[in-house]
Context: one part of a larger RNA
RNA sequence: GAUUGAACGCUGGCGGCACGCUUAACACAUGCAAGUCGAACGGCAGCAGCAGAGAGCUUGCUCUCUGGCUGGCGAGUGGCGGACGGGUGAGUAAUGUGUAGGUAUCUGUCCUAAAGUGGGGGAUAACUUGGGGAAACUCAAGCUAAUACCGCAUAUGGUCUACGGACUAAAGCUGGGGAUCUUCGGACCUAGUGCUUUAGGGUGAGCCUACAUUCGAUUAGCUUGUUGGUGGGGUAAAAGCCUACCAAGGCAACGAUCGAUAGCUGGUCUGAGAGGAUGAUCAGCCACACUGGGACUGAGACACGGCCCAGACUCCUACGGGAGGCAGCAGUGGGGAAUUUUGGACAAUGGGGGAAACCCUGAUCCAGCGAUGCCGCGUGUGUGAAGAAGGCCUGAGGGUUGUAAAGCACUUUCAGUAGGGAAGAUGGGCUUCUAGAUUAAUACCCUAGAAGUUUGACGUUACCUACAGAAGAAGCACCGGCUAACUCUGUGCCAGCAGCCGCGGUAAUACAGAGGGUGCAAGCGUUAAUC
Numbered sequence: 001g002a003u004u005g006a007a008c009g010c011u012g013g014c015g016g017c018a019c020g021c022u023u024a025a026c027a028c029a030u031g032c033a034a035g036u037c038g039a040a041c042g043g044c045a046g047c048a049g050c051a052g053a054g055a056g057c058u059u060g061c062u063c064u065c066u067g068g069c070u071g072g073c074g075a076g077u078g079g080c081g082g083a084c085g086g087g088u089g090a091g092u093a094a095u096g097u098g099u100a101g102g103u104a105u106c107u108g109u110c111c112u113a114a115a116g117u118g119g120g121g122g123a124u125a126a127c128u129u130g131g132g133g134a135a136a137c138u139c140a141a142g143c144u145a146a147u148a149c150c151g152c153a154u155a156u157g158g159u160c161u162a163c164g165g166a167c168u169a170a171a172g173c174u175g176g177g178g179a180u181c182u183u184c185g186g187a188c189c190u191a192g193u194g195c196u197u198u199a200g201g202g203u204g205a206g207c208c209u210a211c212a213u214u215c216g217a218u219u220a221g222c223u224u225g226u227u228g229g230u231g232g233g234g235u236a237a238a239a240g241c242c243u244a245c246c247a248a249g250g251c252a253a254c255g256a257u258c259g260a261u262a263g264c265u266g267g268u269c270u271g272a273g274a275g276g277a278u279g280a281u282c283a284g285c286c287a288c289a290c291u292g293g294g295a296c297u298g299a300g301a302c303a304c305g306g307c308c309c310a311g312a313c314u315c316c317u318a319c320g321g322g323a324g325g326c327a328g329c330a331g332u333g334g335g336g337a338a339u340u341u342u343g344g345a346c347a348a349u350g351g352g353g354g355a356a357a358c359c360c361u362g363a364u365c366c367a368g369c370g371a372u373g374c375c376g377c378g379u380g381u382g383u384g385a386a387g388a389a390g391g392c393c394u395g396a397g398g399g400u401u402g403u404a405a406a407g408c409a410c411u412u413u414c415a416g417u418a419g420g421g422a423a424g425a426u427g428g429g430c431u432u433c434u435a436g437a438u439u440a441a442u443a444c445c446c447u448a449g450a451a452g453u454u455u456g457a458c459g460u461u462a463c464c465u466a467c468a469g470a471a472g473a474a475g476c477a478c479c480g481g482c483u484a485a486c487u488c489u490g491u492g493c494c495a496g497c498a499g500c501c502g503c504g505g506u507a508a509u510a511c512a513g514a515g516g517g518u519g520c521a522a523g524c525g526u527u528a529a530u531c
Stems, first nucleotide, its partner, number of pairs: 001531004006527005013377006019370002021335001026333003030330003035080003040077002043073002047071003050067008087288003096213008105205002110201008118152001120150002127142006157168004172193006180187002214260003221251003226248008263285004267278004290311005313324004341367001343366003349363001350361004380410004390401004414472001416467005424458001428454009475520005480501003486515005496503002
């Protein structure tokens, strides 16, 4: 000099863009953070509509009851998603990361292509009844559905094979409709969407290899599943990954083992560079989710807001037994020099579910707080010498503050008040119309287009116009040398200053105050830290 996720002191007008627990991976009250689908299913608790019955009367509404009939829908079965998104950096010095390669593998949803989607069965939740329990919850009996579950048929492919063969799949739902049939439900036709098998792709993931990746030798030897082989097991997959047997290997001064410290990288800071330091925000990877262990489900987890066991802690209890996990967003206590609101919205971008409408989304977008940083703007402009008054100094003449003020003439950025007012909105629904595709069809669905209508948290938005009035807006540090900037008064080795040299013991430009000056400026200094 540059820099910072900074803190402290004094001061503080506005805006834009960023950033904001670096400490206790300490403990957490409360609310929210993952749901959705009725176009899979039986249904109907609540709401609304409709229909029927009854009562009341004010004679056309009020109430009651009944009916899943319709819109819808609590709880339940089922599907998909809760493995993403969000947080944190404890552990980890290599099961990690970075770079460059490899393959013995898997991959829901998505894309392309081929084939199929036939025919049956038994349950179970919800519900009803009864029982246990303070609760959490739970037991028994009975009824019922499915895209839930299980056989049969078929088998391109796959697995096994004694090469003859054997085993292995599926599910329906929704819209529309001219004939024909009909038990009046529908069959049937057609369109869409599902489901099953197979092949290829895409995306994502698993595993392996080489090199690089902090310090310590006051850590020198380490290793028995250890190193290799065979048989067996195991995995989606190679492999001591596991196991039995056999051999006795393997690593290490090019630092094994042990100990300490640490998430890694793109990057960031500094520097002419080489390098040094660092790893906040943003992005990629990894690890973790109260502590330790374990598996289940699933395409994917050994799973933050899932399950089981053990432990510590907290809470409820009728003492028998139960419940919980903010390193999600806010917020609280604690720790600390120190770090924000228990806010708004799904309008946009994206994610999950759904055919869609739509629902959910503390992701996200915004707002609030904080000079924490960077950037921009303002706090007036011109004129004005009687060089006013006052202050300070003085050699008492004057000098200086100082064109500074006052005065005069202007302007109105920003803030304030009032009015106008974009863009972020692309889409979606409905109605009407046109064209195409499909089809038996001028029907439905789909595609493209036109017209009308409609969706903004921010938001009193940005921006523009008008109004009033210089009106509301300057401090901080320093002035001995380094280092830009000097005098007076007080003090008297005292009080004090200080980054270094050093000042202070009666004329202190070094302490304290004042006047003046210098530097930066909504900041300025100090401290800490890096180059």
Molecule: small-subunit ribosomal RNA, 5' domain
Organism: marine bacterium B5-7